Model confidence (mean pLDDT): 88 of 100. A computed fold for a 351-nucleotide part of an RNA from an uncultured organism, annotated as small-subunit ribosomal RNA, central domain.
Context: one part of a larger RNA
RNA backbone atom coordinates (compact mmCIF):
# COMPACT_ATOMS: atom_id res chain seq x y z
C1' N A 1 0.00 0.00 0.00
C1' N A 2 -3.37 -4.09 0.03
C1' N A 3 -7.60 -7.74 1.12
C1' N A 4 -11.80 -9.90 4.14
C1' N A 5 -15.40 -8.09 7.61
C1' N A 6 -18.30 -5.56 11.61
C1' N A 7 -27.68 -8.01 14.56
C1' N A 8 -26.46 -13.37 16.95
C1' N A 9 -18.92 -16.23 15.26
C1' N A 10 -13.82 -10.64 16.62
C1' N A 11 -15.34 -6.00 15.58
C1' N A 12 -20.71 0.75 15.27
C1' N A 13 -17.69 4.85 19.69
C1' N A 14 -23.58 5.32 25.36
C1' N A 15 -25.37 10.55 22.14
C1' N A 16 -24.94 15.20 20.24
C1' N A 17 -22.35 19.30 18.12
C1' N A 18 -18.58 20.73 16.01
C1' N A 19 -12.41 21.87 14.00
C1' N A 20 -8.98 20.09 10.05
C1' N A 21 -9.58 16.41 6.49
C1' N A 22 -12.09 13.62 2.80
C1' N A 23 -16.64 13.89 -0.49
C1' N A 24 -20.09 17.35 -2.91
C1' N A 25 -26.56 18.91 -7.10
C1' N A 26 -27.58 21.49 -12.19
C1' N A 27 -26.18 24.92 -16.99
C1' N A 28 -22.73 28.19 -19.62
C1' N A 29 -17.97 30.45 -20.26
C1' N A 30 -13.27 31.13 -19.08
C1' N A 31 -8.96 28.80 -17.33
C1' N A 32 -5.51 24.24 -17.57
C1' N A 33 -3.99 22.75 -11.94
C1' N A 34 -4.58 17.42 -11.83
C1' N A 35 -5.91 14.42 -16.71
C1' N A 36 -4.24 12.88 -21.43
C1' N A 37 -1.22 13.05 -26.18
C1' N A 38 3.30 14.40 -29.20
C1' N A 39 8.37 16.27 -29.35
C1' N A 40 12.79 18.13 -26.92
C1' N A 41 15.92 17.08 -22.43
C1' N A 42 17.42 13.56 -19.09
C1' N A 43 17.16 8.60 -18.08
C1' N A 44 25.97 6.77 -15.29
C1' N A 45 27.89 2.14 -15.44
C1' N A 46 25.87 -2.59 -14.29
C1' N A 47 21.62 -5.10 -15.45
C1' N A 48 16.93 -5.98 -19.47
C1' N A 49 15.71 -7.16 -25.28
C1' N A 50 18.05 -7.74 -30.58
C1' N A 51 22.40 -8.66 -33.48
C1' N A 52 27.32 -9.52 -33.42
C1' N A 53 31.79 -11.63 -31.31
C1' N A 54 35.41 -14.57 -27.09
C1' N A 55 36.71 -19.29 -23.60
C1' N A 56 34.95 -27.08 -26.96
C1' N A 57 29.38 -25.75 -24.92
C1' N A 58 26.39 -23.36 -21.57
C1' N A 59 26.80 -20.48 -17.33
C1' N A 60 30.34 -16.00 -17.63
C1' N A 61 33.02 -12.25 -21.16
C1' N A 62 33.02 -8.56 -24.78
C1' N A 63 31.44 -4.97 -28.49
C1' N A 64 27.72 -2.74 -30.74
C1' N A 65 22.10 -0.88 -31.24
C1' N A 66 17.41 -0.58 -28.77
C1' N A 67 13.93 -0.01 -24.76
C1' N A 68 12.94 1.76 -20.03
C1' N A 69 9.46 4.35 -15.20
C1' N A 70 10.09 9.09 -12.62
C1' N A 71 11.43 14.15 -13.67
C1' N A 72 12.13 19.06 -16.31
C1' N A 73 10.78 21.82 -20.71
C1' N A 74 7.75 23.37 -24.79
C1' N A 75 3.67 22.10 -27.79
C1' N A 76 -1.83 20.26 -27.94
C1' N A 77 -6.42 18.24 -26.17
C1' N A 78 -10.83 19.57 -22.77
C1' N A 79 -14.56 14.51 -21.65
C1' N A 80 -13.89 14.65 -16.05
C1' N A 81 -12.24 16.78 -11.46
C1' N A 82 -10.12 21.55 -9.62
C1' N A 83 -9.89 26.98 -9.50
C1' N A 84 -12.52 31.53 -11.03
C1' N A 85 -17.09 33.74 -12.96
C1' N A 86 -22.23 34.08 -14.45
C1' N A 87 -26.74 31.96 -14.13
C1' N A 88 -30.21 27.66 -12.06
C1' N A 89 -33.69 25.02 -8.00
C1' N A 90 -34.68 19.79 -6.90
C1' N A 91 -30.64 19.46 -1.73
C1' N A 92 -29.87 22.90 2.60
C1' N A 93 -31.96 26.99 5.18
C1' N A 94 -35.55 30.60 5.67
C1' N A 95 -41.15 32.30 5.77
C1' N A 96 -46.75 31.71 5.85
C1' N A 97 -50.87 28.89 8.38
C1' N A 98 -51.57 25.27 11.34
C1' N A 99 -51.17 20.66 14.81
C1' N A 100 -50.32 16.55 18.19
C1' N A 101 -46.79 15.49 22.61
C1' N A 102 -45.02 11.77 30.02
C1' N A 103 -39.32 17.13 25.29
C1' N A 104 -36.60 20.74 29.27
C1' N A 105 -35.15 23.84 33.66
C1' N A 106 -37.74 26.15 37.91
C1' N A 107 -42.68 27.56 40.71
C1' N A 108 -47.28 26.62 43.07
C1' N A 109 -51.08 23.12 43.85
C1' N A 110 -54.06 18.20 44.62
C1' N A 111 -55.69 12.95 46.35
C1' N A 112 -55.08 7.99 47.63
C1' N A 113 -51.61 5.19 50.32
C1' N A 114 -47.80 3.54 54.29
C1' N A 115 -45.41 5.23 58.73
C1' N A 116 -45.62 8.20 63.18
C1' N A 117 -47.75 11.12 67.16
C1' N A 118 -52.76 13.18 69.96
C1' N A 119 -57.70 11.63 71.31
C1' N A 120 -62.31 7.91 71.64
C1' N A 121 -64.24 3.05 71.24
C1' N A 122 -62.64 -1.58 73.01
C1' N A 123 -59.86 -6.23 74.61
C1' N A 124 -56.31 -10.38 73.83
C1' N A 125 -53.87 -10.88 70.92
C1' N A 126 -50.97 -9.90 66.85
C1' N A 127 -47.40 -10.48 63.04
C1' N A 128 -44.94 -13.74 60.03
C1' N A 129 -44.06 -18.61 57.15
C1' N A 130 -43.36 -24.46 53.93
C1' N A 131 -43.98 -25.09 58.94
C1' N A 132 -42.09 -21.58 62.67
C1' N A 133 -39.49 -18.56 65.93
C1' N A 134 -37.32 -13.55 66.85
C1' N A 135 -40.30 -8.84 66.96
C1' N A 136 -44.80 -5.90 68.51
C1' N A 137 -48.65 -6.23 72.61
C1' N A 138 -52.46 -6.06 79.55
C1' N A 139 -47.45 0.58 80.99
C1' N A 140 -53.85 -1.90 76.77
C1' N A 141 -51.09 -3.53 71.05
C1' N A 142 -53.72 -5.39 66.65
C1' N A 143 -58.90 -3.92 65.08
C1' N A 144 -61.78 0.34 64.02
C1' N A 145 -63.35 6.17 63.98
C1' N A 146 -61.27 11.17 64.99
C1' N A 147 -57.46 15.11 64.59
C1' N A 148 -52.31 16.17 63.44
C1' N A 149 -47.07 15.56 61.12
C1' N A 150 -43.67 14.62 57.41
C1' N A 151 -41.26 12.08 53.38
C1' N A 152 -41.69 9.90 48.67
C1' N A 153 -44.29 8.06 44.39
C1' N A 154 -48.27 9.41 41.23
C1' N A 155 -53.82 4.33 40.80
C1' N A 156 -57.46 4.44 36.76
C1' N A 157 -56.84 7.00 31.83
C1' N A 158 -51.78 4.03 29.68
C1' N A 159 -51.93 1.91 24.51
C1' N A 160 -45.48 -3.25 20.12
C1' N A 161 -49.29 4.94 22.50
C1' N A 162 -46.75 9.98 22.41
C1' N A 163 -42.18 12.84 23.05
C1' N A 164 -36.63 13.34 23.30
C1' N A 165 -29.94 13.14 19.85
C1' N A 166 -29.28 9.42 23.32
C1' N A 167 -29.33 9.03 28.89
C1' N A 168 -34.15 9.21 29.45
C1' N A 169 -39.17 11.39 30.03
C1' N A 170 -45.79 10.06 33.28
C1' N A 171 -51.68 13.61 39.31
C1' N A 172 -52.85 19.12 37.97
C1' N A 173 -52.23 24.48 37.08
C1' N A 174 -49.87 29.18 34.81
C1' N A 175 -45.67 31.45 32.88
C1' N A 176 -40.36 30.41 30.65
C1' N A 177 -38.26 26.98 26.56
C1' N A 178 -36.04 23.32 22.60
C1' N A 179 -37.35 20.50 18.89
C1' N A 180 -40.72 18.20 15.14
C1' N A 181 -44.54 17.20 11.75
C1' N A 182 -47.73 18.61 8.05
C1' N A 183 -49.41 23.18 4.33
C1' N A 184 -47.10 25.89 0.46
C1' N A 185 -43.65 26.78 -3.79
C1' N A 186 -43.17 32.86 -1.31
C1' N A 187 -37.80 34.34 -0.32
C1' N A 188 -31.72 32.58 -0.03
C1' N A 189 -29.67 30.25 -4.30
C1' N A 190 -25.51 24.15 -2.90
C1' N A 191 -25.17 28.16 1.88
C1' N A 192 -24.78 20.68 1.67
C1' N A 193 -22.61 15.14 4.24
C1' N A 194 -19.50 13.49 7.20
C1' N A 195 -16.72 14.27 10.23
C1' N A 196 -9.52 12.47 13.24
C1' N A 197 -8.94 15.50 17.92
C1' N A 198 -12.33 19.20 20.63
C1' N A 199 -16.38 20.73 23.28
C1' N A 200 -21.20 19.58 25.25
C1' N A 201 -24.87 15.92 27.48
C1' N A 202 -24.57 11.17 29.57
C1' N A 203 -29.21 5.74 33.83
C1' N A 204 -27.78 3.08 38.40
C1' N A 205 -24.24 2.96 41.34
C1' N A 206 -20.44 6.14 43.70
C1' N A 207 -17.93 10.44 46.02
C1' N A 208 -17.50 16.01 48.62
C1' N A 209 -20.57 19.83 51.08
C1' N A 210 -25.13 21.30 53.41
C1' N A 211 -29.79 19.76 54.13
C1' N A 212 -33.98 16.11 54.16
C1' N A 213 -35.68 10.78 55.58
C1' N A 214 -42.08 8.39 55.12
C1' N A 215 -41.81 3.73 52.99
C1' N A 216 -37.97 0.37 51.13
C1' N A 217 -33.06 -0.75 52.26
C1' N A 218 -26.52 -2.91 50.92
C1' N A 219 -23.73 -3.33 55.44
C1' N A 220 -25.04 -5.03 60.35
C1' N A 221 -27.81 -7.65 64.56
C1' N A 222 -31.29 -11.59 65.49
C1' N A 223 -34.81 -15.49 64.10
C1' N A 224 -35.52 -20.00 60.97
C1' N A 225 -33.55 -23.41 57.48
C1' N A 226 -29.33 -26.90 57.05
C1' N A 227 -24.59 -31.43 57.47
C1' N A 228 -22.56 -26.28 57.33
C1' N A 229 -25.95 -21.67 56.01
C1' N A 230 -21.00 -16.29 56.18
C1' N A 231 -27.71 -17.52 50.94
C1' N A 232 -32.25 -18.02 49.65
C1' N A 233 -37.32 -17.06 53.94
C1' N A 234 -39.15 -14.07 58.38
C1' N A 235 -38.63 -9.72 62.49
C1' N A 236 -35.23 -5.14 62.75
C1' N A 237 -32.44 -2.10 60.41
C1' N A 238 -27.06 2.17 59.05
C1' N A 239 -25.32 3.73 54.78
C1' N A 240 -28.58 5.00 50.19
C1' N A 241 -32.91 5.99 48.08
C1' N A 242 -34.94 12.44 48.07
C1' N A 243 -33.12 18.16 47.64
C1' N A 244 -29.06 21.79 46.30
C1' N A 245 -24.70 22.39 44.42
C1' N A 246 -19.82 20.47 42.80
C1' N A 247 -17.95 15.65 41.17
C1' N A 248 -17.44 10.46 38.77
C1' N A 249 -17.87 9.39 33.31
C1' N A 250 -19.64 4.12 33.83
C1' N A 251 -23.74 -0.41 32.14
C1' N A 252 -26.45 -6.12 28.18
C1' N A 253 -25.61 2.76 27.73
C1' N A 254 -29.10 -2.78 22.94
C1' N A 255 -32.17 -2.68 17.50
C1' N A 256 -26.08 -6.15 20.83
C1' N A 257 -27.58 -3.23 13.63
C1' N A 258 -22.75 4.13 13.13
C1' N A 259 -24.46 9.06 10.33
C1' N A 260 -26.57 10.55 5.65
C1' N A 261 -28.05 10.13 0.84
C1' N A 262 -30.72 7.93 -3.63
C1' N A 263 -33.07 3.52 -5.75
C1' N A 264 -36.30 -1.23 -5.30
C1' N A 265 -43.26 -5.60 -5.18
C1' N A 266 -47.15 -5.80 -2.12
C1' N A 267 -50.89 -6.43 2.66
C1' N A 268 -52.67 -5.28 7.69
C1' N A 269 -52.73 -2.70 12.04
C1' N A 270 -51.54 2.08 14.98
C1' N A 271 -50.78 7.78 16.26
C1' N A 272 -50.66 12.99 13.96
C1' N A 273 -51.40 16.50 9.65
C1' N A 274 -52.93 17.86 5.12
C1' N A 275 -56.89 16.79 1.34
C1' N A 276 -61.25 14.68 -2.18
C1' N A 277 -65.77 11.87 -2.04
C1' N A 278 -70.10 10.14 0.56
C1' N A 279 -73.34 10.66 4.38
C1' N A 280 -75.57 12.31 8.46
C1' N A 281 -78.95 15.52 14.36
C1' N A 282 -74.50 13.92 15.58
C1' N A 283 -70.87 9.98 15.63
C1' N A 284 -69.29 8.01 10.65
C1' N A 285 -67.68 5.69 5.99
C1' N A 286 -64.42 5.44 1.90
C1' N A 287 -60.28 7.73 -0.78
C1' N A 288 -55.41 10.28 -1.84
C1' N A 289 -50.70 12.94 0.03
C1' N A 290 -46.85 12.92 3.96
C1' N A 291 -44.04 11.87 8.84
C1' N A 292 -44.21 8.66 12.72
C1' N A 293 -44.47 3.52 15.19
C1' N A 294 -45.75 -2.12 14.88
C1' N A 295 -46.25 -7.02 12.23
C1' N A 296 -46.44 -9.94 8.09
C1' N A 297 -44.53 -10.93 2.95
C1' N A 298 -42.31 -10.38 -3.20
C1' N A 299 -37.23 -9.99 -5.25
C1' N A 300 -33.06 -10.04 -3.46
C1' N A 301 -29.88 -10.72 1.26
C1' N A 302 -28.18 -14.44 4.95
C1' N A 303 -24.10 -20.35 7.09
C1' N A 304 -28.33 -20.32 9.82
C1' N A 305 -31.45 -17.62 12.53
C1' N A 306 -33.65 -14.08 10.16
C1' N A 307 -33.84 -9.07 7.56
C1' N A 308 -37.30 -7.48 3.82
C1' N A 309 -39.34 1.06 1.60
C1' N A 310 -38.00 1.77 10.15
C1' N A 311 -33.31 -3.57 5.24
C1' N A 312 -29.49 -7.28 7.37
C1' N A 313 -31.92 -5.48 -0.51
C1' N A 314 -29.05 -2.49 -4.94
C1' N A 315 -25.43 1.73 -4.82
C1' N A 316 -22.84 5.99 -2.88
C1' N A 317 -19.92 9.64 0.66
C1' N A 318 -17.73 9.96 5.42
C1' N A 319 -16.37 8.52 10.51
C1' N A 320 -15.12 4.47 14.08
C1' N A 321 -13.86 -0.63 14.72
C1' N A 322 -12.15 -6.18 14.41
C1' N A 323 -7.77 -9.57 12.66
C1' N A 324 -7.08 -17.15 17.03
C1' N A 325 -8.14 -18.40 22.70
C1' N A 326 -5.97 -17.29 27.58
C1' N A 327 -2.40 -13.91 30.14
C1' N A 328 -5.87 -9.09 29.61
C1' N A 329 -12.23 -4.33 30.01
C1' N A 330 -4.61 -7.08 33.25
C1' N A 331 1.51 -4.37 33.79
C1' N A 332 4.00 -0.44 33.34
C1' N A 333 3.90 4.85 31.04
C1' N A 334 0.68 8.92 30.55
C1' N A 335 -3.52 11.93 30.58
C1' N A 336 -7.80 12.44 33.80
C1' N A 337 -10.27 12.10 39.30
C1' N A 338 -11.05 14.04 46.35
C1' N A 339 -11.72 8.41 46.33
C1' N A 340 -13.45 4.80 44.04
C1' N A 341 -11.38 4.26 39.65
C1' N A 342 -11.86 5.35 34.28
C1' N A 343 -9.37 6.72 29.25
C1' N A 344 -5.57 4.61 26.23
C1' N A 345 -3.12 -0.08 26.44
C1' N A 346 1.45 -4.11 25.83
C1' N A 347 4.52 -8.60 26.38
C1' N A 348 6.71 -12.76 28.66
C1' N A 349 4.47 -17.62 28.98
C1' N A 350 0.70 -21.16 27.14
C1' N A 351 -3.37 -24.01 24.31
RNA sequence: CUGGGCGUAAAGCGUCUGUAGGCGGAUGUGUAAGUUGGGCGUGAAAGCUCCGGGCGUAACCCGGAGAGGCCGUUCAAUACUGCAUAACUUGAGGGUGUCAGAGGGGAGCGGAAUUCCGGGUGUAGUGGCGAAAUGCGUAGAGAUCUGGAGGAACGUCGGUGGCGUAAGCGGCCAACUGGGCCUGACCUGACGCUGAGGCACGAAAGCGUGGGGAGCGAACCGGAUUAGAUACCCGGGUAGUCCACGCCGUAAACGAUGUCGGCUCGGUGUGUGAUGCUAUUACGGUGUCGCGUGCCCAAGCUCACGCGGUAAGCCGACCGCCUGGGGACUACGGCCGCAAGGCUAAAACUC
The RNAcentral record of the full RNA draws on ENA.